[in-house]
This is a predicted structure of a 391-nucleotide part of an RNA (large-subunit ribosomal RNA, domain III) from Thiomargarita sp. NAM092. The full RNA is in RNAcentral, with records from ENA and SILVA. It matches the Rfam family "Bacterial large subunit ribosomal RNA". Model confidence (mean pLDDT): 80 of 100. The organism belongs to Thiomargarita, within Bacteria.

Context: one part of a larger RNA
RNA sequence: GAGUAGCGAUAAUGAAUGUGAAAGACAUUCACGCCGAAAGUCCAAGGUUUCCUCGCGCAACGUUAAUCGGCGCAGGGUGAGUCGGCCCCUAAGGCGAGGCAGAAAUGCGUAGUCGAUGGGAAACAGGUUAAUAUUCCUGUACUUCAGGUUAUUGCGAAGGGGGGACGGAGAAGGCUAUACCAUCAGGAGAUUGGUUGUUCCUGUUCAAGGUUGUAGGCAGAGAACUUAGGUAAAUCCGGGUUCUUAAUGCUGAGAACUGACGACGAGGUCUCUUUUUAGAGUACCGAAGUGGUUAAUGCCAAGCUUCCAAGAAAAGCCUCUAAGCCUCAGAUAACUUGGAACCGUACCCAAAACCGACACAGGUGGACAGGGCGAGAAUCCCAAGGCGCUU
Numbered sequence: 001g002a003g004u005a006g007c008g009a010u011a012a013u014g015a016a017u018g019u020g021a022a023a024g025a026c027a028u029u030c031a032c033g034c035c036g037a038a039a040g041u042c043c044a045a046g047g048u049u050u051c052c053u054c055g056c057g058c059a060a061c062g063u064u065a066a067u068c069g070g071c072g073c074a075g076g077g078u079g080a081g082u083c084g085g086c087c088c089c090u091a092a093g094g095c096g097a098g099g100c101a102g103a104a105a106u107g108c109g110u111a112g113u114c115g116a117u118g119g120g121a122a123a124c125a126g127g128u129u130a131a132u133a134u135u136c137c138u139g140u141a142c143u144u145c146a147g148g149u150u151a152u153u154g155c156g157a158a159g160g161g162g163g164g165a166c167g168g169a170g171a172a173g174g175c176u177a178u179a180c181c182a183u184c185a186g187g188a189g190a191u192u193g194g195u196u197g198u199u200c201c202u203g204u205u206c207a208a209g210g211u212u213g214u215a216g217g218c219a220g221a222g223a224a225c226u227u228a229g230g231u232a233a234a235u236c237c238g239g240g241u242u243c244u245u246a247a248u249g250c251u252g253a254g255a256a257c258u259g260a261c262g263a264c265g266a267g268g269u270c271u272c273u274u275u276u277u278a279g280a281g282u283a284c285c286g287a288a289g290u291g292g293u294u295a296a297u298g299c300c301a302a303g304c305u306u307c308c309a310a311g312a313a314a315a316g317c318c319u320c321u322a323a324g325c326c327u328c329a330g331a332u333a334a335c336u337u338g339g340a341a342c343c344g345u346a347c348c349c350a351a352a353a354c355c356g357a358c359a360c361a362g363g364u365g366g367a368c369a370g371g372g373c374g375a376g377a378a379u380c381c382c383a384a385g386g387c388g389c390u391u
Base pairs, nucleotide, nucleotide: 013031014030015029016028017027018026032388033387034386035385040368041367042366043365046348047347050346051076052075053074055073056072057071061069062068081142082141083344084343085342087120088119089118093114094113095112099108100107101106123140124139125138126137127136143340144339145338146337147336148335149334150333151332152331153330154325155324159320160319161318162317167307168306169305170304173300174299175298179293180292181291182290184203185202186201187200205263206262209258210257211256216251217250218249219248220245221244222243223242224241225240226239227238229237230236264289267285268284269283270281271280272279273278308311354363355362370382371381372380
């Protein structure tokens, strides 16, 4: 220079009370304003304690003050057979016994072995904490493995076959979530000409699982014989012949019944506190809980139709036999007993906690998707919820 520029979106504040040395900024309440395909809710990545405390603080950090804080100190907090990983399986790709190449270092690569962003068993509803919950509790379920008992019995793989198993676009149908209206229940006593109710307020809610197998979709189905294919074998798959038959099998949302003599539920009762028109509680009682319309981008559906550029693999699973075993072992069914370890789980997550040197108008993958207009996830205004952007 200069007490100058600036104090980081023009979404907005005002009042009362409290605390305190001190209050424009903290807490509570009441108004007002802003977002509302977000500025709400939940995850992945990343961060790594930032989470909670009616515990104690304000030097520094916070573009000002601070009693406040993602700050300092202390204490506390993350509970799983079913969520995710680990595990089984493979993709691109990596490594790579032998092997090939190279003067060496090393390069390539078979068998293998790793490698998810993909495939593979199984859980929901309610309640609860200051802070965790599909993890704790209550209720109701399911899966898988091992052992035992009983009954029946051809079992057996690193091999064969099936299956898993897949592209783009388009259209129609059936549903449900949701929403709305009515019904019903309770309430208010403000509103109305309306008190047997004109209007208003609140609620009218429930899963997985089990039983059933619908709208729909797909394939004709069954039996016998035979067989140059499937590296050997096969009763399996494929090819062929004959016979019987018009249905049969597979798949499949939703609905219904059950789950539920339960939970939830507006509200009320009781007790306590003292911020007494309020708050709290392992407390208690508890009404109605029906009908219709609408309707998805969600489900049926990896379906159907159509197009050409012709759209992963492997395992789990089913089946077939080989070696072998064949009073055993093994397999199937029912019942029963036991097991299901380890790791993650707090909190932020369009952000003051991640990436940008900052509490930075930037960037950041996925899920949820209410009302009034509307073609609409546009715009505008609202709900739930969250904020008023630290001078």